[in-house]
């Protein structure tokens, strides 16, 4: 760093996917060991149970029992226990520690600043104190309620509890002056007024009080504490700039809301609360609403910007069973307090209580899922305490868990007959594979056993030095040095010894991406799949197996995040056609803005300072053996605050200029827009007149008008609507748009040439106006013309294209609507960047009398074309080229421009604008095909012109269909259908029934025996069974034997198979098609598919040839070469011929080889020759000569390819099936069936004939298991019969049509010949199913064939007959052979096929393609819906717990003060109640917003061949 996937390939563009890296995971399979670390991400669901805050006797009164031990009258009692335990006042702490993430979008967090507007217990430093007094109360005891939790009443008592009263350096309050100031207020002085306190331990001895004589206090001193002020430091409190999250389909919100002086109230500013007063505050820079959500440091990821996430560590916050509420205190609305309400749960004697694991455990339940109801206070660290010290589920530490990061093993070396097994295999072999035994080692680690830490210093206590302190003392503190005490983990790490390769390897994966292949198994089944896609009998993709790649005690899955994705684009995207430019405009915010110059200094820049926790991240070093992990420094932390510069840039002030931008003068163009009026064509109507049978319409047609007189045609007349020519990529307009002519009112834009103004500009979210053409509303108006609608045709149908009528409407006024392919599919505006050539407007110039021509400047408007840009196509000064400015828009397709909600509208609608689900793509631009009811050009018996069939009859064949035990089997438009079949009675045979056989009918090898082989009885249908009888060969030989060869018998390997798959194959064929084309190097051009050549102009039968020409050349095919025929020439003469000579009955025969023919070899034809034409060509016409002319005529020959064309039943053949049968053998039967349909064919309907007689000419060929002459015999098939002949010799054999003569006379006939009797004939083992001919008789359909449809262009077509194959026999069918011999082609519009351009295209399996929509069934997701049920908010209202606060306080009240004058009575202050203001729960009402569920219901998505049409894609057959 990319890859896979749209296409027959391309190039773009665009989503899908994958590779990586992460995780507080989870599931599955598998599992040795240890270090470090994490471990309810869900129910803030509900908890049993035990531990998570307590401590201080040096603050106070009190103060036990058991045990044990004296006594004892046995009732106790006394000492100890013990001032102990437990509890109570009292002080400190419980607000830290520790948990969770529910709320919270907020000064709740982060980062930075303020507080002169504040607090701050404990702890530091300093300042001065700690007088003298006073009532109380809990423990406690008695009684006394209550099940219980818990209280009530007397009564007694302490103190660092609590009151009062002095005292006040300095502090509070209040006034005056005074100095300061940022005007808020500080600071200092005086006068007045106010508020403090608490002891406790320890030590000393001179002295003094009192004394129960024990010792208590006074004093001194230590040490703790306790008060007041100030000051640090610490933590909080409040405030504020600036940052971080979606929806605008949430656009307005706001009544303590803003602000004010006053007042309450906090520690402290302040609507925090109040009364009044004034009318503000917020907000497109997103207010308010709604949805989510604990935020940071950080964490994953990335290259970096970024972009998700906020476990665990650490900061803040915020909750603590749900809601509200204060107490108390420094500090709390208080997780393990307290009070009320509520839910839930427990106790309960029914009266009442009690409870809150989001503290460690742990436990249900929810969940995919997340641990022990452990250990210890040893260290750290908090509380209390002078201390020991207690307490601390904080924490250290074990446990459990592969959750994760790290380490280590599970062995080394050696070992080749490359063992066996396995697996494969083309049977050679390959591979597991040095891997394994084996041999030599080691000893990590398990295992035993031995030793055995670090973490520990403290704190105390004690000795010893020194210092403080004090009274030169003592207790007592400080600092040092020894000693002595403490360890839960743990008898762990770690070390050392013994022994044993012994106890230790699995998991995903192997079709591409993507690293790793092969067999088996299965057969669109099972199954796999991340994304392309895999699986329908040969799967490297399913499932197992060997092998093989990965990784490794772990690997796979899954989800999540980033990333790859520049696919939201700051870095770093785009908008003509791919998704995207708002119809147009005017314009308001805002953003951007000429040129000079003094100024500030907000950006900017650069120093300097302060922060920017720590812990991470990175760098260096150390510390566990290494790692991970820890530790130390340090960088860094792109940031914000302060200041101090600098001034070029951007902003600001201010001055100035004229180039951007306007104005003022003069000029012309122009369908610009409104408004009035006029005008002529032409339709229609009406009137009138001429006329008469038709008009009209269409592919044709009819409906429709017309004898009531139309159509035509002349006259006049009416109304409307829209103005022909001019006229034109001419004109105007911002867009829609604008078109007869005059006038009237208007808006702009250009051109000249001066002057003015002095940046006044550009763009434009939002607003606002215009804005075709249908629609809509009123009201006119209506001539054509026309949605709906009638009819009339077409049509299977035609609710359509056509035709005939026809209504809204189209016109006019006025008010709507607000879309469009409103397009150049291309927003404005500004500026640069080759050029050529037109159209218009208004100018200058030269020259002219003047127009023209020519040269130029400006605006507009076209084509072409360079750089450039673009996926291409195309743009190209009128950019889609290069830059600057602003706006609007797009983010894969379908759902969908829908749905719901908002806005607009009378409606119709129309704007905003989603999501479920779904697909693996849709998509642009160009390629090559191939198609087209597109185009051009050209061929073929395509058609057309002509001859003859075919489809109609009967017969034969061959299919189909049926039937059958079986009717074997292929063949399927053309290119199956007289085809495989060049020949089915038996066999052929594969099929059917029935009888046999099992190494087999056939091949190979091995064994034993016989030579083979001939002949012949029985039984069977035969096959086969059982037998007789001859009968011995060949080669060797040591004479015993052996071999070869050929039967028989028996083993087993094999054998056989027309048994399946022509869609696994080869070969071989058929077809397009003998059409003319199909390709390659190299070049060159295009990112590329490709394309050029091969296209163009002629020409050809031809991609044949010639010219051009970025192409030049080639190859495969055309043609030729080859064979036949057609002309002549050598050469050869039998078996062939006979001119000439002789002879016969004849070429018979002698002779001859000229001629024929025969079969060898050569010639001949090449546009060569002339003319014309045509490019001076290639080549065509036309001629001469020749036998033959322009390939002479056939014939072989068939390019890359096409159809999964045919064929496993010729043959090979891969795979699979069968193996006493799907193999093989016999014997009958079937392939021959017959209501039907087709194919191909004969034979015929008849006179160009038919019959009858006579007569004449072939040529291929084939013949010894043949072919068979003369003769004879049969009407005849035929039969005897056997001459010739292995052939140019003999034979089949006659050829037939024709000629020629006679009959027949248009008729189901003297046409036809079927069918049907009967006699034969032949060949065959045998013609009954089922032969072929012959003779007699019998004589059917059928008188030229709908609709369709075939073959032929010359020796062809028709026509006639002959020979072959095959075969015993059987030929209308095939392959050949000749004899007679024609017609017609103007011609290329049509039909069909074909070839070359060339266009369209949504085809690419390639028009037999692709493809829409109802509609029918299945699922699925959504919208509506009568309501329906929750959730939440919000507005008035109603009740109003607790509890502040405020009122009252007649009840009850120690300290204080008065007063009584003997404990009383007021007073102050406090309590109870009680009233009020606020307020949670409730309640009851209306509405808002969500969200489930809905009978019905709309539409969409998906599905395999479902229906019905044919809308799109070619001119899609009405663009």
């Nucleotide at each position: 760093a990319g890859a896979g996937u749209u296409u027959g390939a391309u190039c773009c563009u665009g989503g899908c996917u994958c590779a990586g890296a992460a995780c507080g995971a989870a599931c599955g399979c598998u599992g040795g060991c240890g270090g470090c670390a994490g471990g309810c991400c869900u129910a803030a669901c509900a908890c049993a149970u035990g531990c998570a805050a307590g401590u201080c006797g040096a603050g106070c009164g009190a103060g036990a029992a058991a045990g044990c031990g004296g006594c004892u009258u046995c009732g106790g009692u006394c000492g100890u226990g013990a001032g102990u335990a437990g509890a109570g006042c009292g002080g400190c702490g419980a607000a830290c520690g520790g948990g969770u993430g529910a709320g919270u979008a907020a000064c709740a967090c982060g980062u930075g600043a303020g507080u002169a507007a504040c607090c701050u217990g404990c702890c530091c430093c300093g300042u001065g104190g700690u007088c003298c007094g006073g009532g109380a109360u809990a423990a406690c005891a008695a009684c006394u309620c209550g099940a219980a939790a818990g209280g009530g009443u007397u009564g007694c008592u302490a103190a660092u509890a609590c009151c009062g009263u002095a005292u006040a350096a300095g502090c509070c309050c209040a006034c005056a002056g005074c100095g300061c100031u940022g005007c808020g207020g500080c600071g200092u002085c005086g006068u007045g007024g106010g508020a403090a306190a608490a002891g406790c331990g320890g030590g000393g001895g001179a002295g003094c009080u009192c004394u129960u004589a024990g010792g208590a206090g006074c004093c001194c001193u230590c040490g703790c504490g306790c008060c007041u002020c100030g000051g640090g430091g610490u933590g909080g409190g409040c405030u504020c700039g600036c940052g971080g999250c979606c929806c605008a389909u949430u656009a307005g919100c706001u009544a303590g809301u803003u602000g004010g002086g006053g007042g309450g109230g906090u520690a402290a500013c302040g609507g925090c609360c109040c009364a009044c007063c004034a009318a503000g505050g917020c907000u497109u820079a997103g207010a308010u609403g709604g949805g989510u959500a604990g935020c940071u440091g950080g964490u994953c990821u990335g290259a970096g910007a970024g972009g998700a996430c906020g476990a665990u560590c650490a900061g803040c916050c915020a909750c603590a069973c749900u809601g509200g509420g204060a107490c108390u205190g420094a500090g709390a609305c208080a997780c393990g307090g307290u009070c009320c309400a509520g839910a839930c749960u427990c106790c309960u004697a029914c009266g009442g209580g009690a409870g809150g694991c989001a503290g460690c455990a742990g436990u249900g339940g929810g969940g995919a899922a997340u641990c022990u109801u452990g250990c210890g206070c040893a260290a750290u660290g908090g509380g209390c305490g002078a201390a020991a010290g207690c307490c601390u589920g904080a924490c250290g530490c074990a446990g459990c868990c592969a959750u994760g990061c790290c380490g280590c093993g599970u062995g080394a070396g050696u070992g080749a007959c490359g063992a066996a097994g396995g697996c494969c295999u083309u049977c050679g072999g390959g591979u597991u594979g040095u891997a394994a035994a084996g041999c030599u080692c080691u000893g990590u680690u398990u295992a035993g056993g031995g030793g055995g830490a670090c973490g520990a210093a403290c704190c105390c206590a004690u000795g010893c030095g020194u210092c403080c302190g004090g009274a030169u003392a003592a207790u007592g503190g400080g600092c040092g040095c020894g000693u002595g005490c403490u360890g839960a983990c743990g008898g762990u790490a770690c070390c050392c010894c013994u022994g044993c390769a012994g106890c230790a390897a699995g998991c995903a994966c192997c079709g591409g991406c993507u690293a790793a292949c092969u067999c088996c198994g299965u057969g669109c089944c099972a199954g796999c799949a991340g994304c392309c896609g895999c699986g329908g009998u040969a799967a490297u993709a399913c499932g197992g197996a060997g092998g093989g790649u990965g990784c490794g005690a772990g690997c796979g899955u899954u989800g999540u995040u980033c990333g790859g994705a520049a696919u939201u684009a700051c870095u770093g995207g785009g908008c003509g056609u791919a998704a995207a430019g708002c119809g147009c405009g005017u314009g308001u915010a805002g953003g951007c803005g000429g040129u000079g110059u003094c100024g500030u200094a907000a950006g900017u820049c650069g120093g300097g300072u302060g922060u920017g926790a720590a812990a991470g991240c990175c760098c260096c070093g150390g510390g566990c053996u290494c790692a991970a992990c820890c530790c130390g420094g340090g960088a860094a932390a792109u940031g914000c605050g302060c200041u101090c510069g600098a001034a070029a840039c951007u902003g600001c002030u201010g001055c100035a200029c004229u180039a951007g931008a306007g104005u003022a003068c003069g000029g012309g163009a122009g369908g610009g827009g409104g408004g009035u009026g006029u005008g002529g064509a032409a339709u229609u109507c009406c009137u009138g007149g001429u006329g008469u049978a038709g008009a009209g319409g269409u592919g044709a047609a009819a409906u429709u008008c017309g004898u009531a007189g139309a159509u035509a045609u002349c006259a006049g007349g009416a109304g409307g609507a829209a103005c022909a020519c001019c006229g034109g990529u001419g004109g105007c307009g911002a867009a829609g748009g604008c078109g007869a002519c005059a006038c009237c009112c208007u808006g702009g834009a250009c051109c000249g040439a001066u002057a003015c103004u002095g940046a006044c500009g550009c763009u434009g979210a939002g607003a606002c106006g215009c804005g075709a053409a249908a629609g809509c509303g009123u009201g006119g108006g209506g001539a054509g013309c026309a949605a709906a609608c009638a009819g009339g045709a077409u049509u299977a149908g035609a609710u359509a294209c056509c035709c005939u009528g026809g209504u809204a409407g189209u016109c006019c006024a006025c008010g709507c609507c607000g879309u469009a392919a409103a397009c150049g599919a291309u927003g404005g505006g500004c500026a640069c960047u080759a050029g050529g050539u037109g159209g218009u407007g208004c100018g200058g110039g030269u020259a002219u009398u003047g127009a023209c021509c020519c040269c130029u400047g400006c605006g507009c408007u076209g084509c072409c074309g360079c750089a450039g840009c673009u996926a291409a196509c195309g743009c190209a000064u009128u950019a889609a080229g290069u830059g600057c400015c602003c706006c609007g828009c797009c983010u894969g397709g379908g759902g969908a421009g829908u749905a719901c909600g908002g806005c607009c509208g009378c409606a119709a609608g129309g704007u905003u604008a989603a999501a479920a689900c779904u697909c693996a793509a849709a998509g642009g631009a160009a390629u090559u095909g191939a198609c087209g009811g597109g185009g051009g050009c050209c061929c073929g018996c395509a058609c057309a012109a002509g001859c003859g069939g075919u489809g109609g009859a009967g017969u034969a064949u061959g299919u189909g269909g049926u039937u059958u035990a079986a009717c074997u089997c292929g063949a399927a438009g053309c290119a199956a259908c007289g085809c495989g079949c060049a020949g089915a009675a038996c066999c052929u045979u594969a099929c059917c029934u029935g009888g046999g056989c099992u190494u087999g009918a056939c091949a190979u090898c091995c064994u034993g025996c016989g030579a083979a082989c001939c002949c012949u009885u029985c039984a069977g249908a035969g096959a086969u069974g059982a037998g007789g009888g001859g009968g011995u060969g060949c080669c060797c030989u040591u004479c015993g034997g052996g071999g070869a060869g050929c039967g028989c018998a028996g083993u087993g390997a094999c054998a056989g198979g027309u048994g399946c798959u022509g869609c696994a194959u080869g070969g071989c064929u058929g077809u397009c098609g003998u059409c003319a084309g199909c390709u390659c190097g190299u070049g060159u051009c295009g990112u590329g598919a490709g394309a050029u050549g091969u296209u163009g102009g002629g020409u050809c039968a031809a991609g044949u040839c010639c010219c051009g020409c970025a192409a030049c050349g080639a190859g495969c095919g055309c043609a030729a070469c080859c064979c036949u025929u057609g002309u002549c020439c050598u050469u050869a003469u039998u078996u062939g011929c006979c001119a000439u000579c002789a002879u016969u009955g004849a070429g018979u025969u002698g002779g001859g080889c000229a001629c024929u023919c025969u079969a060898a070899g050569g010639a001949g034809a090449c546009u060569g020759c002339c003319g014309g034409u045509g490019u001076g060509a290639a080549a065509c016409c036309g001629g001469a000569g020749g036998a033959a002319g322009g390939u002479g005529g056939g014939g072989a020959u068939g390019a890359c390819g096409u159809c999964a064309a045919g064929u496993c039943c010729u043959c090979a053949u891969g795979g699979c099936c069968c193996u006493u049968a799907u193999g093989u053998c016999c014997a009958g039967g079937g392939c021959u069936a017959c209501a039907c349909a087709c194919g191909u064919a004969c034979u015929a309907c008849a006179a160009u004939g038919g019959u009858c007689g006579g007569u004449a000419c072939a040529a291929u060929g084939g013949g010894u298991c043949g072919c068979g002459a003369u003769a004879c015999c049969g009407c005849g098939a035929g039969g005897u019969g056997g001459a010739g002949c292995c052939a140019a010799u003999c034979c089949c054999a006659a050829a037939a049509a024709g000629c020629u003569g006679g009959c027949c006379u248009c008729a189901g006939u003297u046409c036809g010949g079927a069918u049907a009797g009967g006699a034969g004939u032949c060949u065959g083992c045998a013609a009954c199913u089922c032969g072929a001919c012959u003779c007699c008789u019998u004589g059917a359909a059928g008188u030229c064939g709908g609709a369709a449809u075939c073959g032929c262009u010359a020796g062809u077509a028709a026509u006639c007959g002959c020979g072959g194959a095959u075969c015993a026999g059987c030929a209308u069918g095939c392959c050949g052979c000749g004899g007679u011999g024609a017609a017609u082609a103007c011609g290329u519009u049509c039909c069909c096929g074909g070839g070359c351009c060339u266009u369209g295209u949504a085809c690419a399996c390639a028009c037999c393609g692709c493809c829409c929509g109802u509609c029918a069934c299945a699922c699925c997701a959504u919208g509506g819906g009568a309501g329906u049920u929750g959730u939440u908010c919000g507005g008035a209202c109603c009740c109003g717990a607790a509890g502040u606060c405020g009122g009252u306080g007649a009840g009850c009240u120690a300290a204080c003060c008065c007063u009584u004058u003997a404990u009383u009575g007021g007073g102050a202050g406090g309590c109870a109640g009680u009233c009020g203001c606020c307020c949670a729960c409730g309640g009851a009402u209306c509405g808002g917003a969500u969200a489930g569920c809905g009978a019905c219901u709309g539409g969409g998505g998906u599905g395999a061949a479902g229906u019905c049409g044919a809308a799109a894609c070619a001119a899609g057959g009405u663009a």

Source information
This is a predicted structure of a 1519-nucleotide RNA (small-subunit ribosomal RNA) from a metagenome. RNAcentral holds the sequence, with entries from SILVA. Its mean pLDDT, the model's own confidence on a scale to 100, is 85.